[in-house]
RNA sequence: GAUAGAGGUGCGGCUGCGAUCAGUCACUGUCCGGAGAGUGCUUGACUCGAUGAAAGACAGCAAAAGGCAAUGCCGCCGAAGAACAGAAUCUGAGCAGUUCUGCUUCUGGUGUUGUACUGAAAAAGUACCGCACUGUCAUCAUGUGUGAUGGAGAGCUAUC
Numbered sequence: 001g002a003u004a005g006a007g008g009u010g011c012g013g014c015u016g017c018g019a020u021c022a023g024u025c026a027c028u029g030u031c032c033g034g035a036g037a038g039u040g041c042u043u044g045a046c047u048c049g050a051u052g053a054a055a056g057a058c059a060g061c062a063a064a065a066g067g068c069a070a071u072g073c074c075g076c077c078g079a080a081g082a083a084c085a086g087a088a089u090c091u092g093a094g095c096a097g098u099u100c101u102g103c104u105u106c107u108g109g110u111g112u113u114g115u116a117c118u119g120a121a122a123a124a125g126u127a128c129c130g131c132a133c134u135g136u137c138a139u140c141a142u143g144u145g146u147g148a149u150g151g152a153g154a155g156c157u158a159u160c
Stems, first nucleotide, its partner, number of pairs: 001160005008077001010076005018068001027060005036048003040095004080107004084102006108134005114128005136151006
């Protein structure tokens, strides 16, 4: 360097039963109210508004998106995730968001307490600290079962 492999509640993608969102938003009616309101934020423009804006109460009607996710399928073992940077997309514009890219940086994998953030959320996720389990290599010890310490996937095992 090439090829083939291993880790296990292993990783990612698609599907979307179902729940949540929510008896909420919107809409309609009545009342109240009295100057604002409109698409995630800002701004510009525009539109609506004293022929009554927002907020609020009651009644009627009544969602959706994003997020989660049963099941099934597919691709895999830097699987992949995160950060950062750049580009594209979106917008009247900026930010945010989304997607893609990378001779960049971090993380071996899983679970979990705590904290912070995202989120409608007591769901779920991300980051960090700690703990537990687990694979692997090195060193040391050993009662040969294993134990202790340290390391990182740019690793480990096998073959060439």
RNAcentral holds the sequence, with entries from MGnify.
Lysine riboswitch aptamer from a mouse gut metagenome, 160 nucleotides, folded computationally.
It matches the Rfam family "Lysine riboswitch aptamer". Its family is annotated with lysine biosynthetic process in the Gene Ontology.